[in-house]
Molecule: small-subunit ribosomal RNA
Organism: uncultured bacterium
RNA sequence: AGAGUUUGAUCCUGGCUCAGAACGAACGCUGGCGGAGUGCUUUAGACAUGCAAGUCGUACGAGAACGUUGCCUUCGGGCAGCUAGUAAAGUGGCGCACGGGUGAGUAACGCGUGGGUAAUCUGCCUUCGAGACUGGGACAACCCCGGGAAACUGGAGCUAAUACCAGAUAAGACCACGAGGUCCUCGGGCCAUGUGGGAAAAGGGUGGCCUCUCCUUGGAAGCUACCGCUCGGAGAUGAGCCCGCGUCGCAUUAGCUAGUUGGUGAGGUAACGGCUCACCAAGGCUACGAUGCGUAGCUGGUCUGAGAGGACGAUCAGCCACACUGGAACUGAGACACGGUCCAGACUCCUACGGGAGGCAGCAGUGGGGAAUAUUGGACAAUGGGGGCAACCCUGAUCCAGCAAUACCGCGUGUGUGAAGAAGGCCUGAGGGUUGUAAAGCACUUUCAAUUGUGAAGAAAAGUUAACGGUUAAUAACCGUUGACCUUGACGUUAACUUUAGAAGAAGCACCGGCUAACUCCGUGCCAGCAGCCGCGGUAAUACGGAGGGUGCAAGCGUUAAUCGGAAUUACUGGGCGUAAAGCGUGCGUAGGCGGUUUAUUAAGUCAGAUGUGAAAGCCCCGGGCUUAACCUGGGAACUGCAUUUGAAACUGGUCAACUAGAGUAUGGUAGAGGAAAGUGGAAUUUCUGGUGUAGCGGUGAAAUGCGUAGAUAUCAGAAGGAACAUCAAUGGCGAAGGCAGCUUUCUGGACCAAUACUGACGCUGAGGUACGAAAGCGUGGGUAGCAAACAGGAUUAGAUACCCUGGUAGUCCACGCCGUAAACGAUGAGCACUGGACGUCCGGAGGGUUCGACCCUUCUGGGUGUCUCAGCUAACGCAUUAAGUGCUCCGCCUGGGGAGUACGGUCGCAAGACUAAAACUCAAAGGAAUUGACGGGGGCCCGCACAAGCGGUGGAACAUGUGGUUUAAUUCGAUGCAACGCGAAGAACCUUACCUGGUCUUGACAUCCUCGGACCGCUUCAGAGAUGAAGUUUCCUCUUCGGAGGCCGAGUGACAGGUGCUGCAUGGCUGUCGUCAGCUCGUGUCGUGAGAUGUUGGGUUAAGUCCCGCAACGAGCGCAACCCCUACCCUUAAUUGCCAUCGGGUUAUGCCGGGCACUUUAGGGGGACUGCCGGUGACAAGCCGGAGGAGGGUGGGGAUGACGUCAAGUCCUCAUGGCCUUUAUGACCAGGGCUACACACGUGUUACAAUGGGAGUUACAGAGGGAAGCUAAACCGCGAGGUCAUGCCAAUCCCAGAAAAACUUUCUCAGUUCGGAUCGCAGUCUGCAACUCGACUGCGUGAAGCUGGAAUCGCUAGUAAUCGCGGAUCAGCACGCCGCGGUGAAUACGUUCCCGGGCCUUGUACACACCGCCCGUCACACCAUGGGAGCCGACAAGGGCAGAAGUCGCCGAGCUAACCUUCGGGAAGCAGGCGCCCAAGCUGUUGUUGACGACUGGGGUGAAGUCGUAACAAGGUAACC
Repeated sequence: AGAGUUUGAUCCUGGCUCAGAACGAACGCUGGCGGAGUGCUUUAGACAUGCAAGUCGUACGAGAACGUUGCCUUCGGGCAGCUAGUAAAGUGGCGCACGGGUGAGUAACGCGUGGGUAAUCUGCCUUCGAGACUGGGACAACCCCGGGAAACUGGAGCUAAUACCAGAUAAGACCACGAGGUCCUCGGGCCAUGUGGGAAAAGGGUGGCCUCUCCUUGGAAGCUACCGCUCGGAGAUGAGCCCGCGUCGCAUUAGCUAGUUGGUGAGGUAACGGCUCACCAAGGCUACGAUGCGUAGCUGGUCUGAGAGGACGAUCAGCCACACUGGAACUGAGACACGGUCCAGACUCCUACGGGAGGCAGCAGUGGGGAAUAUUGGACAAUGGGGGCAACCCUGAUCCAGCAAUACCGCGUGUGUGAAGAAGGCCUGAGGGUUGUAAAGCACUUUCAAUUGUGAAGAAAAGUUAACGGUUAAUAACCGUUGACCUUGACGUUAACUUUAGAAGAAGCACCGGCUAACUCCGUGCCAGCAGCCGCGGUAAUACGGAGGGUGCAAGCGUUAAUCGGAAUUACUGGGCGUAAAGCGUGCGUAGGCGGUUUAUUAAGUCAGAUGUGAAAGCCCCGGGCUUAACCUGGGAACUGCAUUUGAAACUGGUCAACUAGAGUAUGGUAGAGGAAAGUGGAAUUUCUGGUGUAGCGGUGAAAUGCGUAGAUAUCAGAAGGAACAUCAAUGGCGAAGGCAGCUUUCUGGACCAAUACUGACGCUGAGGUACGAAAGCGUGGGUAGCAAACAGGAUUAGAUACCCUGGUAGUCCACGCCGUAAACGAUGAGCACUGGACGUCCGGAGGGUUCGACCCUUCUGGGUGUCUCAGCUAACGCAUUAAGUGCUCCGCCUGGGGAGUACGGUCGCAAGACUAAAACUCAAAGGAAUUGACGGGGGCCCGCACAAGCGGUGGAACAUGUGGUUUAAUUCGAUGCAACGCGAAGAACCUUACCUGGUCUUGACAUCCUCGGACCGCUUCAGAGAUGAAGUUUCCUCUUCGGAGGCCGAGUGACAGGUGCUGCAUGGCUGUCGUCAGCUCGUGUCGUGAGAUGUUGGGUUAAGUCCCGCAACGAGCGCAACCCCUACCCUUAAUUGCCAUCGGGUUAUGCCGGGCACUUUAGGGGGACUGCCGGUGACAAGCCGGAGGAGGGUGGGGAUGACGUCAAGUCCUCAUGGCCUUUAUGACCAGGGCUACACACGUGUUACAAUGGGAGUUACAGAGGGAAGCUAAACCGCGAGGUCAUGCCAAUCCCAGAAAAACUUUCUCAGUUCGGAUCGCAGUCUGCAACUCGACUGCGUGAAGCUGGAAUCGCUAGUAAUCGCGGAUCAGCACGCCGCGGUGAAUACGUUCCCGGGCCUUGUACACACCGCCCGUCACACCAUGGGAGCCGACAAGGGCAGAAGUCGCCGAGCUAACCUUCGGGAAGCAGGCGCCCAAGCUGUUGUUGACGACUGGGGUGAAGUCGUAACAAGGUAACC
């Protein structure tokens, strides 16, 4: 510090996710040791049991028992002493308000920080001053009598005090009055002071001393020291109160407030104060967020972060609050009191039912809740606290131990050597690799644990004693210092050291597709499962599970939850708003924010210095102590803050004064659909009236509805009425925006220009607010020509609630009033300033020229409105002085998509609705710009038998053949739009054959290896459908180093064979197709952030990315073309089986023969054609057009040749091959059957329908092939298929083999025929083991459909179509198919509008699996969350009424009463009791807020393959959208 994820790819925006740190954690697996931390985050839920606050006999009275000793005894026991002035209880003092726990409440002066208290208190402590006198009466305990189950309690009596009370005395305390000084915050403080009033006490023991008094060993009073007491001053500490500032969310909480705000007076408090009360006034708080609701203890700090921040507030420390819930006071220095009191309530317990007791949010512990959090431990040894003079007692504070890997830190689980690279595991290409120096082995070491022993520090004191000092009259006592003695350790079997033994006792967890370090095998087969995100898994999974190996961390490792970070993803540091989310529709304007120039002043902001504070701990730095570290500890820094104070005066602010550049006013002009009102004009539509006139009009893609013979449309004249204003007219003008258009008048707003004068910052923006605000809509009243939602009809359509047509009502218009929204857009807030050019246009002004014009040209200048382009900006597109550039000021708005601009609430509205505006849930994207493709019922250019122009077919018939379907035991399998369907199959009767039925075999029909035996082959007989079985017959060969080896057959054994079984979506190879279309790419350079572009586009041209020119491109490759083959012409060479002109011979005739190779031909080699020449055209090009010559002319014709790629195209049944499956069967053999079925549908063909023909007869002319298990002549036989016999040919020799159409002659005469030949019958031929299922052919007979074929559709551009026959492969036989061959031999092409396919450029796109794309809504089903909802059940709150415990306060107090007074009657004072105010719980009814449930209901979301349509994306087929 970043990374993954939207896309085919790219850049951006933007969310989601990850890597880090951290935790009071939990869970899973695992677990050696130690140190030092931490440990109920949930039910402030309930608690058994024990302990957690007592102490003082030096305040006081009283005072046991058990036990033991002695004595006595009636042997039951009694008395006395010790125990012991002890225990327990009581009066009294101090403490219990600390310490400890918890975080419920609290949004508050609660907390933090800084101040104030001149408005206060403060026990114990320190210090100073003064004092402590004289008296009195009680009450507990105790005893007696009672009540009660108990808790407890009543009455009578006795008694002490440092308990209580009265009096004296007392100042500088307090109160009142008087008056002085001084200081400040102006009302008081401080200092000094006069008079009057009035307030106090307590003694105790211990030690010492007898100087005075008394008894007198020595004591008592007394004195003294110590402790304690009272009043007062000061301090310290602690506490109370007040104030400035800071302190969460919601405005879908906007108004709150009646003791409320203030005053006067009184009361009350330690103290100010509405704190309380009476009266008076009507105030107080609030958009700088009152009030309300929700949430929350606050802080030092902790975690994270570079920081700023964000989150948190465990442990430690400070403050606050609370103590079962609510209320209340008492005591006290301090409480409205955790282990106190009273009352009410809930709960639990005891009960004799009458009544009582209790409060773990102290430490342990229990059950409960929960994912989850420890021992009913030890000790007061240390630190600290309470009491005490002290000893000492108490202390679950504390110190320790126990439990827990809960987090942090440290250590160990060995070290070295060791290659036969062992064994085993795993992988393998079978060689090996890896685990791996790892192990074993050898040599060492012993931390930790175990074991043996030794053994610090934490201990200082107190006490006793000695010396010295203080105190004192004192040597005593007491206090302090020093020394000696005597002891005090829970932890603790401590730490540490040491002995002994031996590598001995000690490694796991997660991960290994990318992010992210780490890879293979097996299993599984969209199953099981994984997953943080992207995503893996459908038979070869580095992603699931296991294994081997590896990586990471390590006594831990992973997972989960929550936090910060990354996230600049709330942006102060540090973001944005044209199109990604985001500028209010537009003005005016309040508060607020910001604000021109100059001087002076001030000092609020600002800056600097100083002072105080910012607790400690923590963080950081430097040291120190534990072996180190964690940890502990000393010092420093820091604590960015607040307050006070002293300065500075530039800037901001304030004040005074001034200025004119901002802003405004005045004067004179200018342009304009700016606004409002009134009036007025013509054209057009429609309607009405009248005329002319006749059959249609109208409308559409085509029609129909509609109108019209009752006279329409058309046309002429006239009238009515409403609405809108053609041309001018524009890229124009005006306005804040919406918007504004005939003309005239009136009223009126704003802008601009020019020149001067004036005012003197008067300005900009603008939350709320307010005004305006298209269309539609609403209300009332008018108006209504045209247009036109709704509606009706007609069409279209599968449907058509639409598009189209005919009608037509609201509405559109006017007046008044609402509504307040639009894609209200420049998708661009307002204002100011600055920063380059060029060209228009509108409105002013000025100058020059001028023909003097209201003209024209030109220059400058101000204001508007446009276009293009720099710099700059931008993700890009683009913007660019009218900024989206550079800056300043102010406002508004945004923070992933969906849910949703929705629900609820509120405000507004007559309504429609508008404004404001969420959440649950769900997804990993949604989106912007640009790129390459693909696509378009987008555009342009071009090509192709693509259309058109033609010729002939198919589709109709019959048959053949293939396919689908059906059938079947089987009808084997594959091929399925073009690019399957006379296809694989160049030929299924058996075989083929893969299918079915039945019968057989199991190392096998076939291959290799091993062992044994033997020749094998062949032949014969029997059984059987055959395979096969049985029997018989016959019996080795080759080589040799003589050992044997090999071949063939049989048997056996196991390795294995075999598979036309599956997967063409695991593959190779081969093939089809786009397409013989002209394309597909690369290197370097350049452009672009990039994907990419350029080149390859453009202008021409071509069959062609063919060539030329131009050009940020220059070159190159695969394709095109050419090179190859056939064919057309010529030359040359050669000459048999070919040919034969010349010569010769021969025949009825024939190259038949000699001979020849001239010709033809054959087959080798050459030539020839290149836009080469001429003319035109074109750009001086490429080329094109025409011509000449030529056998051939512009690639001459044909073939072979198929770029990058596409279709997961086809083929595992040609072959090869991975994986899977099968192995007495899915293999092998055999017989028979099937592949040939047949209501039907389709494809491809054949033959026809006839006269351009059929039949008969006669006569011509090919090419290319094939032939030995072959082609077969001639002859003969048969009507014929064919047969018989026999010849030639291994082929330029012989044969197949008579080509047919054609030509000539003749017949038929338009008909189901002399057309057509299907079907069927009979008889035959051939092949073959075999012709039934199931061959071909022949003869005779039979003579079906069919008379040119609907919609639709195919081929072909010249030797082509059409037509005619011939040959071949396969093959025993079987050809209408296929592959070839020649004969005869056309028509047409204007042209590219349209259909199909293709190429290039361009455009749009929401497509990229690429239009067979994408995608919307209803309905149906399942699930989820949510709104409404009659209601119903809670919670909380408010205010009203009733009620009123305990208690303070006030009043009464007839009952009662110790202290004081008394004139003895009583009084004062008080108690019980009563009443009143206030008031908790409770009761009651009302309202509000909020939550749960709720029949039914609304929409929303999600869900591989549901229904209906096709709304959007292309002109999406009616442009889309608001």